[in-house]
RNA sequence: AUCAUGGAGAGUUUGAUCCUGGCUCAGGAUGAACGCUGGCGGUAUGCUUAACACAUGCAAGUCGAACGAUUUCUAUCGAGCUUGCUCGGUAGAAAUAGUGGCGGACGGGUGAGUAACGCGUAAGAAUCUACCCUUAGGCGGGGGAUAACAACUGGAAACGGUUGCUAAUACCCCAUAAGCUGAUGAGUAAAAGAAUUUUUCACCUAGGGAUGAGCUUGCGUCUGAUUAGCUUGUUGGUGGGGUAAUGGCUUACCAAGGCAACGAUCAGUAGCUGGUUUGAGAGGAUGAUCAGCCACACUGGGACUGAGAUACGGCCCAGACUCCUACGGGAGGCAGCAGUGGGGAAUUUUCCGCAAUGGGCGAAAGCCUGACGGAGCAAUACCGCGUGGAGGAUGAAGGCCUUUGGGUUGUAAUCUCCUUUUCUCAAGGAAGAAACUAUGACGGUAUUUGAGGAAUAAGCACCGGCUAACUCCGUGCCAGCAGCCGCGGUAAUACGGAGGGUGCAAGCGUUAUCCGGAAUUAUUGGGCGUAAAGCGUCUGUAGGUGGCUUAGUAAGUCUACUGUUAAAUACUAGGGCUUAACUCUGGAACGGCAGUGGAAACUACUAGGCUUGAGUACGGUAGAAGUAAAGGGAAUUCCCAGUGUAGCGGUGAAAUGCGUAGAUAUUGGGAAGAACACCAACGGCGAAAGCACUUUACUAGGCCGACACUGACACUAAGAGACGAAAGCUAGGGUAGCGAACGGGAUUAGAUACCCCGGUAGUCCUAGCCGUAAACGAUGGAUACUAAGUGGUGUGCGAAUUAAUCCGUACACUGCUGUAGCUAACGCGUUAAGUAUCCCGCCUGGGGAGUAUGCUCGCAAGAGUGAAACUCAAAGGAAUUGACGGGGGCCCGCACAAGCGGUGGAGCAUGUGGUUUAAUUCGAUGCAACGCGAAGAACCUUACCAGGGAUUGACAUGCUAGGAAGUUUUUUGAAAGAUUAAUGUGCCUUCGGGAACCUAGACACAGGUGGUGCAUGGCUGUCGUCAGCUCGUGUCGUGAGAUGUUGGGUUAAGUCCCGCAACGAGCGCAACCCUUAUCUUUAGUUACGUUUUACGAAACUCUAGAGAGACUGCCGGUGAUAAACCGGAGGAAGGUGAGGAUGACGUCAAGUCAGCAUGCCCCUUACACCCUGGGCUACACACGUGCUACAAUGGUCGGGACAAUGAGUUGCGAUCUCGCGAGAGUCAGCUAACCUCAAAAACCCGGCCUCAGUUCGGAUUGUAGGCUGCAACUCGCCUACAUGAAGGUGGAAUCGCUAGUAAUCGCCGGUCAGCCAUACGGCGGUGAAUCCGUUCCCGGGCCUUGUACACACCGCCCGUCACACCAUGGGAGCUGGCCACGCCCGAAGUUGUUACCUUAACCUUUUGGAGAGGGAUGCCUAAGGCAGGGCUAGUGACUGGGGUGAAGUCGUAACAAGGUAGCCGUACUGGAAGGUGCGGCUGGAUCACCUCCUUU
Repeated sequence: AUCAUGGAGAGUUUGAUCCUGGCUCAGGAUGAACGCUGGCGGUAUGCUUAACACAUGCAAGUCGAACGAUUUCUAUCGAGCUUGCUCGGUAGAAAUAGUGGCGGACGGGUGAGUAACGCGUAAGAAUCUACCCUUAGGCGGGGGAUAACAACUGGAAACGGUUGCUAAUACCCCAUAAGCUGAUGAGUAAAAGAAUUUUUCACCUAGGGAUGAGCUUGCGUCUGAUUAGCUUGUUGGUGGGGUAAUGGCUUACCAAGGCAACGAUCAGUAGCUGGUUUGAGAGGAUGAUCAGCCACACUGGGACUGAGAUACGGCCCAGACUCCUACGGGAGGCAGCAGUGGGGAAUUUUCCGCAAUGGGCGAAAGCCUGACGGAGCAAUACCGCGUGGAGGAUGAAGGCCUUUGGGUUGUAAUCUCCUUUUCUCAAGGAAGAAACUAUGACGGUAUUUGAGGAAUAAGCACCGGCUAACUCCGUGCCAGCAGCCGCGGUAAUACGGAGGGUGCAAGCGUUAUCCGGAAUUAUUGGGCGUAAAGCGUCUGUAGGUGGCUUAGUAAGUCUACUGUUAAAUACUAGGGCUUAACUCUGGAACGGCAGUGGAAACUACUAGGCUUGAGUACGGUAGAAGUAAAGGGAAUUCCCAGUGUAGCGGUGAAAUGCGUAGAUAUUGGGAAGAACACCAACGGCGAAAGCACUUUACUAGGCCGACACUGACACUAAGAGACGAAAGCUAGGGUAGCGAACGGGAUUAGAUACCCCGGUAGUCCUAGCCGUAAACGAUGGAUACUAAGUGGUGUGCGAAUUAAUCCGUACACUGCUGUAGCUAACGCGUUAAGUAUCCCGCCUGGGGAGUAUGCUCGCAAGAGUGAAACUCAAAGGAAUUGACGGGGGCCCGCACAAGCGGUGGAGCAUGUGGUUUAAUUCGAUGCAACGCGAAGAACCUUACCAGGGAUUGACAUGCUAGGAAGUUUUUUGAAAGAUUAAUGUGCCUUCGGGAACCUAGACACAGGUGGUGCAUGGCUGUCGUCAGCUCGUGUCGUGAGAUGUUGGGUUAAGUCCCGCAACGAGCGCAACCCUUAUCUUUAGUUACGUUUUACGAAACUCUAGAGAGACUGCCGGUGAUAAACCGGAGGAAGGUGAGGAUGACGUCAAGUCAGCAUGCCCCUUACACCCUGGGCUACACACGUGCUACAAUGGUCGGGACAAUGAGUUGCGAUCUCGCGAGAGUCAGCUAACCUCAAAAACCCGGCCUCAGUUCGGAUUGUAGGCUGCAACUCGCCUACAUGAAGGUGGAAUCGCUAGUAAUCGCCGGUCAGCCAUACGGCGGUGAAUCCGUUCCCGGGCCUUGUACACACCGCCCGUCACACCAUGGGAGCUGGCCACGCCCGAAGUUGUUACCUUAACCUUUUGGAGAGGGAUGCCUAAGGCAGGGCUAGUGACUGGGGUGAAGUCGUAACAAGGUAGCCGUACUGGAAGGUGCGGCUGGAUCACCUCCUUU
């Protein structure tokens, strides 16, 4: 110095994880719109929709210095003369209808059409160009008309007609000529003046230039193949015509071409570009304003004029529409500027001025200019400014929140001081003007100065996460929010409001659209084993790609220079507006295209060479490779014959079926068809599908060896072609077995299935079709490279060996393990899913759907190709932890089994459901509710019902007033209460009063067994006294997680031992605690002993203190020499001695708001409180838990014996008396090792009963009593007498229990006046049986496996049917639009023909001719008509499937071995999922075996 300034992510699939993949958000932009709000200025911008229709005004005129004429005015002259009128002339000034010239082809608008040489870019040759510049030359002589005008005349009008007059820079002729035509002779073609004083302007011809325009070509320029063939003037040639010019532009003839898979034709959409916007870029989207080009001007067609048009504000015709009309006929075209209606979410003033810039005309003055310059409207956009600044704590008031202490709004306000951008008023006041004077719409604008006064000026959105910002109230799955995830069902930071906060700010949000993020179409920069994705396989065309080497060329490539890429924009350096936006000046480029020169490595091309890729020939070799023919035996079935007799067959069990007409079984003979046991193997061959008895014939390919030949001949492969399991189809055969459909039998709720008995197509052959499979290695083909180890098959070589064989080695094929690497992981790993290159195919969220439609193929079935609307926020892959399995393994438990006794049957008790009722209060509901809360409802309890009462309350605190409190009493009442009369005067005191209590009053409040156990605390149940549940550090894994905790043993135990990438630890287990069993010791009254009421403290029993004892400690065996187990000894007790207490992390939104506490909600003369009575005790019935029984192992009568735990002063109550008894009376003792309850019962002895509804059983009922208590009717217990029901051991089913247990027997206690207690909690007495064992049922623990489950199998989930809604296909048809073809008709018009009519200039022989016009006619042709097509849109009775919906119906197909493994293709079949046959796959669990591998 040059280049370079540039890249962020998040939410959402899951219980969690990683990945794939979609959806959504944060950014920027806009001609925007909408909502709320709104102070100022500058600069821009402003119908994106109906190329819809337009009222009104304006937007293109100008030139009298081209021309005649007319009008007006002034001056002057003249005439008529009514002397102020008319007429005429001259001069000047002004105006203008007409002729003529130039301009109306520019400027301005719009984007309908157009997929095209339209546009962009770069080139080209066969052209024209008014005005302008330049050069050369010229401008001579003649002529005839015509408008205006006048007269007459038609018409409503628009507009004309006839006759007559007239001019020109209008028109015509001649001359001249450097031009043009022509090869040359030759032919042919021009002109205009105006003003004036010089001079200027104009005119004609020719050359050149400039500008503008026309034409041609290369390249580029959207989508669709469900558009594959298109084209007849089409492609080319020759001749004629035509054009400014090339050209099928046109015409005649000739040839048959031309375009197309590198996408023709057709269809859809669209003006193109500079640019704009976004993006790091590459790209994507877009084409407003400004600028270039194109196209259009109501729709369609046509020409005229002209330098230029096929003409926005010109003409003709047709059509639609609008207007005028006298109905005869006429007029019009805002996609110019304003403006109107309409459409729409939506887009401005019927403004000023030609002052500037530019344009037209003119000699000029000037005129015209809705171009333009300006102003107005609009926050539409960008930029700038302001709405005040400083101080200021009492942290004011108010608001909001609050744990009531306070916090926050908040220095914010008030207040004090200051400033004046802005605002108002007043005064000055531009530049823009270039020109001698003059000339400013904007505009008294910008701007300057002064005065006044904080004065005139803040909103919008948001606050669950993404995403910055939090609380209260209201609401209660309602109202609503929402961009995605999602909020809302009574404590919502998510709805609505408020306070507070956050963000941006004259704006802020929302909506719409584009890019980004999105590497989510991937060139930069993706993928295809399992997530979407490799064609079923091969051959091969186009195409793409291609070995070594030599020379040349220079297309690609590289390099230097040149031209261009308009301006504006963008970038950059500066400048001007106070700044910025804005604007001015300069500069520079990347890249594109074209040209010129150079280089020659690579690619390419041309010409040679080579052998390693490829191929050919040669020698071997293995093989279920293919096709055809022939042959073979075993088995099955059938037929015949023999033997033989009652069954056979089949299943989980059966039945249908076969069989006495002789089956099955067995022997012999025969027939038929199909398939080929063993060998047989992760063995072989083939492209795949696939291929298996033996032999023969024919045919293809591979491999190995040696190295003769060719010399890149190669790889891949769109279209195309060939092959292609099974099923299926057509025709003809064949048919033994098997076997869709079908029939029958079972199973079942059903069973269109699984199982069984039959059985048709089919399976087989021949010929043809079909063309699909989980056609799979879910892995396209080719080439090269990249560790090893170990098997198998084929061939060769070396060495050893007599040989079999073994060792080493090379190539090819085929398996396994595994390094690096790769992968989301699983896994792959020289046979790659590694590292690279080449080619092909395919994918881009799930569903709709491999569906519809169109097309192709097929006999059909169907195959191939293959959408959209709509809908969801997921669908999916791999792996993880759990849970689950009608998966597996191991283990435990009164889980089963072995036993004993029950329940379920009866009567009664009790609880529950249901029913009833005024009420039958409430709760508990599988185990884990139901003799549960309730350890005791006659009143009370009590919460329920009826009635009666009372309202600061039955209860608490505070205030005021009065009174002590209290006791007694009257009336009424069911009581509560109301009422009434007496009595009483306390305690402390600083004398003011105070404390307790009662009454009254007002208000704060009380009160609630009202709701929510799904708001909670606490407590409890349950799995389960099951053996588990976790952590730290380390390690492994991307991660969730794993390891530890798994494994081998063992245990009651995650108990212990060993091993181990783990090492340790915690909560649980065990132990420590209590009771009990033995002993010692200490202490002993009320116990004990002795005697009979005193003694003893000795012993024993007992009581209650302290100790001892038990630890696998000892021995033997087993075991790994471990842990431990088995046996034994000793011991009161032996392997946790027995029992209890003790309940890990957690599960069940388990239970309880009615034990208590408590948030929130609700009631407040009532949902609170008091009272009486009733109810909780009802009763057709159902269930649970119990008691008593059914009897002789018994009942009853009499006699006799032995406990322990407990309780007692409002109590237990002895003794005695009375009573049959319950009990009554009477009084001792006891505050308890003392007295009492208290009698224990089963048991023992003796008598009776003798198998019965009984001397069993006791329900029920009657009578008479007792007790408690205010009270015993609803509704208590007990006694006596009488009564004497069911019941004879209990169906299906089901419960408890493993030793002092079950069973059985009585005793005590709490609650309690009494008791419905047969309950519950304890106590002792008597006292068994059985455990082979773990297959099964139930529950649990560990490991492993599958999973589509995670609310976790009470899971998930499929299809029909029914209902509602939505979009869509078919559909007899119906209605539009577009397109092309054929035919008919054919306006205007160009052009050709004709010579019917007319005709001034020129020629002429005066007749006519040339030429022109009109008419007629031919070709072409717009609109229109007819007919049949194609494409497309809308609609349509009916109909098909699809999607979505609340808790509908039927089944249960799938996920576990999903209960018949599932799935793919195909065929049949069934309400539906589905089932079955045939072939295939593993993306099947479990068990066993084989092979291979790893380690040793």